[in-house]
Context: one part of a larger RNA
RNA sequence: CUGGGCUUAAAGGGUGCGUAGGCGGCCCACCAAGCGUUUUGUGAAAGCCCUCGGCUCAACCGAGGAAUUGCAGGACGAACUGGCGGGCUUGAGGCGCGUAGGGGUCAGCGGAACUCUGGGUGGAGCGGUGAAAUGCGUAGAUAUCCAGGGGAACGCCAGCGGCGAAGGCGGCUGGCUGGGCGCGUCCUGACGCUGAGGCACGAAAGCGUGGGUAUCGAACGGGAUUAGAUACCCCGGUAGUCCACGCCCUAAACGAUGUGCACUAGUCUCGGGAAUCUCUGACGAUCUCCGGGGCGUAGGGAAACCGUUAGGUGCACCGCCUGGGGAGUACGGCCGCAAGGCUAAAACUC
Numbered sequence: 001c002u003g004g005g006c007u008u009a010a011a012g013g014g015u016g017c018g019u020a021g022g023c024g025g026c027c028c029a030c031c032a033a034g035c036g037u038u039u040u041g042u043g044a045a046a047g048c049c050c051u052c053g054g055c056u057c058a059a060c061c062g063a064g065g066a067a068u069u070g071c072a073g074g075a076c077g078a079a080c081u082g083g084c085g086g087g088c089u090u091g092a093g094g095c096g097c098g099u100a101g102g103g104g105u106c107a108g109c110g111g112a113a114c115u116c117u118g119g120g121u122g123g124a125g126c127g128g129u130g131a132a133a134u135g136c137g138u139a140g141a142u143a144u145c146c147a148g149g150g151g152a153a154c155g156c157c158a159g160c161g162g163c164g165a166a167g168g169c170g171g172c173u174g175g176c177u178g179g180g181c182g183c184g185u186c187c188u189g190a191c192g193c194u195g196a197g198g199c200a201c202g203a204a205a206g207c208g209u210g211g212g213u214a215u216c217g218a219a220c221g222g223g224a225u226u227a228g229a230u231a232c233c234c235c236g237g238u239a240g241u242c243c244a245c246g247c248c249c250u251a252a253a254c255g256a257u258g259u260g261c262a263c264u265a266g267u268c269u270c271g272g273g274a275a276u277c278u279c280u281g282a283c284g285a286u287c288u289c290c291g292g293g294g295c296g297u298a299g300g301g302a303a304a305c306c307g308u309u310a311g312g313u314g315c316a317c318c319g320c321c322u323g324g325g326g327a328g329u330a331c332g333g334c335c336g337c338a339a340g341g342c343u344a345a346a347a348c349u350c
Stems, first nucleotide, its partner, number of pairs: 004321003007304002012318001014201004021194003025088004030083002033081002035077008049065006091191001092188003095184005103177007110154001114150008125136002162169002206247006216240001220236004258317006266295008275286003299306002323350003332343004
């Protein structure tokens, strides 16, 4: 380079925004760079290939042809790519009217539970386990009632449900704020898709400074179990778990399935919207658009299975794979306060 792949065999980047680049809707005219036809020059000779000839044949040699798929110039063509100009509305965006939602952020508020403190009742146990013990309790515990303080999380509703690009998001109210969907088809007129670098976001744990600390709880102490028990069980318990700000940047960051567009039977169901029908209406039915699921046709697949939410049929662009171990390691570089992260080999070995 040609070729094959990426749900589970090696392989989709954690997610988005977007730079360069790649790719790009319909119609008309022009240009002729790509493209095509033709022509000229050149592409040394020898060799290879074809034809003929000379050594008695061959090797060898001679002659002619072909080839040299290239480069440069001229002429012509205009379907396609490209360029320039003009136009269009279906792609894209805007506008108007509606609409659902745990989307984000800030503040305030609420009840249940838990724990602590004070007080009342009460008087010997409580707690915990397979059974116990450590532990707590006559300095009055557990239980129960009242009052108060505190921190964290929001039961039922709750769903095979909703929202978000992903991470993720769940008490109530308010402020600020992002996106989606439906309908109208009024406006712009290809403004689009993807996206190397880049930038932003990114669970948990972890780090820095300050605060907070009810519960739970790495480490740690104790009690058990056991041959031992650096565990599983029990009693305690620090960091942490929570908040603000600043870092870290990883994951089974999963649908183990990149993004966008188009096309290819249906059927059942859930959520959101529009329309039509039923005299009206709650409701219901039909149809349609968007989203979440189940089954399944064609087709695909090694199979499991996928199947209009494709893993089917195509196009565009990006990322990635190339036997196992060594190793996501060493070295170097970049980033980080650190922990470490990103990039990423080789010897050797099977």

The part of an RNA shown here (small-subunit ribosomal RNA, central domain) has 350 nucleotides and comes from a metagenome. Its Rfam family is "Bacterial small subunit ribosomal RNA".